[in-house]
Molecule: c-di-GMP-I riboswitch aptamer
Organism: uncultured bacterium
RNA sequence: AUCUACUAAAAGCAAACCGUUUGAAAGAACGGGACGCAAAGCUACGGACCUUCUAGA
Numbered sequence: 001a002u003c004u005a006c007u008a009a010a011a012g013c014a015a016a017c018c019g020u021u022u023g024a025a026a027g028a029a030c031g032g033g034a035c036g037c038a039a040a041g042c043u044a045c046g047g048a049c050c051u052u053c054u055a056g057a
Stems, first nucleotide, its partner, number of pairs: 012037002017032006
């Protein structure tokens, strides 16, 4: 370094797309769905991108 086995241990999350609702929009929620993820889980900090109802110059 590779292969196999054991413990984990039977689970979790969930794209695109579709439907409903909502929003000015970007989007969001719920349901269906499953491309995928050993982090596509958690926490802290930092950064980037998208929209322009409204307000100002």